[in-house]
RNA sequence: UUCUUAUCAAGAGCAGGCGGAGGGACGAGCCCAAUGAAGCCCGGCAACCGGCUUGGCGCGCGCCAAGCACGGUGCUAAUUCUUGCAGCGGAAACGCUGAGAGAUAAGAA
Numbered sequence: 001u002u003c004u005u006a007u008c009a010a011g012a013g014c015a016g017g018c019g020g021a022g023g024g025a026c027g028a029g030c031c032c033a034a035u036g037a038a039g040c041c042c043g044g045c046a047a048c049c050g051g052c053u054u055g056g057c058g059c060g061c062g063c064c065a066a067g068c069a070c071g072g073u074g075c076u077a078a079u080u081c082u083u084g085c086a087g088c089g090g091a092a093a094c095g096c097u098g099a100g101a102g103a104u105a106a107g108a109a
Base pairs, nucleotide, nucleotide: 001109002108003107004106005105006104007103008102013042016041017040018039022032023031024030026084027083028082029081043076044075045074048072049071050070051068052067053066054065055064056063057062058061080101085098086097087096088095089094
């Protein structure tokens, strides 16, 4: 980098420290930002993978359920902020559904 599978309506610092102008993937829109962006550290959230605990079933290995959060990631404005293609409803505004794109995890090449 590509492929496969799963998830994406919840949660997490309305004054934590350093830092200094940008950021929300891309286009459009709409937002956030010197009452301080990105980034880093700390804190926190979640529980995908590993690990551990308890219970159940086959029965010493595996499966299922619940829990812990120790290790590996991840996340921590706005539904993945909305939308970009298609279908349906509607006079329109707009609404609904699916796909695509994107993100994360695990596995494979």
Molecule: SAM riboswitch aptamer (S box leader)
Organism: Geobacillus zalihae NBRC 101842